[in-house]
RNA sequence: AGGGGUGUAGCUCAGCUGGCAGAGCGUCCGUCUCCAAAACGGAAGGCCAUAGGUUCGAAACCUAUCACCCCUGCCA
Numbered sequence: 001a002g003g004g005g006u007g008u009a010g011c012u013c014a015g016c017u018g019g020c021a022g023a024g025c026g027u028c029c030g031u032c033u034c035c036a037a038a039a040c041g042g043a044a045g046g047c048c049a050u051a052g053g054u055u056c057g058a059a060a061c062c063u064a065u066c067a068c069c070c071c072u073g074c075c076a
Stems, first nucleotide, its partner, number of pairs: 001072007010025004019056001027043005049065005
């Protein structure tokens, strides 16, 4: 320098053809218990990496950028 992948809740990840943003774990509250754990019920938590564009409508499509990972190459 060229190519590819990933970026969504605190963590790990879904969201497949554009139309309500979700799960598990974790956190908090409650039930149960002598207490705790387990189990069960509930709650909080996201301007979907950033900026533009397309569209009635974008996490999703297009462009640029940033971060991380992988492959190839150049110099020494």

The prediction has a mean pLDDT of 82. Transfer RNA from Candidatus Beckwithbacteria bacterium RIFCSPHIGHO2_12_FULL_47_17, 76 nucleotides, folded computationally. RNAcentral records the identical sequence in 2 taxa. NCBI's taxonomy places the organism under Bacteria, Bacteria candidate phyla, Candidatus Beckwithiibacteriota. It matches the Rfam family "tRNA". By type it is a transfer RNA.